This is a predicted complex of two RNAs, RNase P RNA and transfer RNA, with 398 nucleotides together. It holds a member of the Rfam family "Bacterial RNase P class A". Its mean pLDDT, the model's own confidence on a scale to 100, is 76.
RNA sequence: GUGCAGGCCGGGUGACCGCGAGCGCCUCGCGAGGCGCUCGAGGAAAGUCCGGACACCGCAGGGCAGGACGCUCGGGCGACCGAGGCGGCGAAAGCCGACGGAAAGUGGAACAGAAAGGAGACCGCCGGUCCGGGAAACCGGGUCGGUAAGGGUGAAACGGUGGGGUAAGAGCCCACCAGCGGUCGUGGCGACACGACCGGCUCGCCAAACCCCGUCCGGUGCAAGGUGAAGCAGGCUCCGUUGACGCGGCCCGCCGAGGAGCCGGGUACACCGCCAAGAGAGAUGGUCACCCUCGACAGAAUCCGGCUUACAGGCCUGCUACGGAG
RNA sequence: GGGCGCGUAGCUCAGCGGGAGAGCACUCGCUUCACACGCGAGGGGUCGCUGGUUCGAUCCCAGCCGCGCCCA
Repeated sequence: GUGCAGGCCGGGUGACCGCGAGCGCCUCGCGAGGCGCUCGAGGAAAGUCCGGACACCGCAGGGCAGGACGCUCGGGCGACCGAGGCGGCGAAAGCCGACGGAAAGUGGAACAGAAAGGAGACCGCCGGUCCGGGAAACCGGGUCGGUAAGGGUGAAACGGUGGGGUAAGAGCCCACCAGCGGUCGUGGCGACACGACCGGCUCGCCAAACCCCGUCCGGUGCAAGGUGAAGCAGGCUCCGUUGACGCGGCCCGCCGAGGAGCCGGGUACACCGCCAAGAGAGAUGGUCACCCUCGACAGAAUCCGGCUUACAGGCCUGCUACGGAG
Repeated sequence: GGGCGCGUAGCUCAGCGGGAGAGCACUCGCUUCACACGCGAGGGGUCGCUGGUUCGAUCCCAGCCGCGCCCA
């Protein structure tokens, strides 16, 4: 001292008044009140994006649909974490990646362009032939055949450079390179990396397109649920043992008698769940003095592991570029 | 605290990756004695915001913002 990675703090101290919980003591009309001591919001408490614990549902049996994940190894509940591989960005330290498969199939690429996957001839190049001009070479036009090296279009055009070859060309052939496939060797648990040899010459892009392959997944969620108290008033209709309801949808199986809709009435209370914070319309406030980084984002509501987002200022450690000194 | 949806023209809403649309409303013209109706023409758009995938995004994916509904 630029940039980067990781970690920490994120107002403090004292006094007074005022809050919630627990314990002890006292008073009391058993409603409650007083005194003392102790404890009392976060790194994100947030978003509700994931997973789990824990609850309830006889089908949490099977299947389809659906959803999630997808390089390798490991942790694993996890869409998370650690390390690595490959690719991209960056001068570097580092950062990002949704990273299996395009010869299983289907689909898409507007416009432009001749043509977008075995697709293609617009301008061109070469040859044959016919016509016209010309002494001829040659020039122009029509037609047939060959061609995809050159030009143009596009995000992308069926490898690149050089040479040979050809009527003109072409991976037609050769050298080198890139890519693909195969074999072998070395290193690695592995993804892969490096090297050598051989080969057809080249067998596009998109799967956060449908999909294929592999692995995993019952559902609903503390306002879930459980206990107790209080209270009323039922009526009508439909479905149902030829089998309803049966905690996302559909099918099969199983179970076994209630289920659904409308009108009307009653209740909405207490306790548990619920914690060294455990509230119940929801507890941390106010004043003064001093210090100080002059104070940001911002407060639990069943509880944890993550992810993401917001954040003034300050501190610590390490790495990298540059500069300086030795 | 938890669960589920929505965001496109002034309003109500469609929109299967390639041109942003319909109805109502608004303006002008025609028609009429005048208005309405009807006919014709026209104006009006950061597709909530920021990134990503792709040649290309209203649409696909991620994050954020705002609005609405349900559980009690």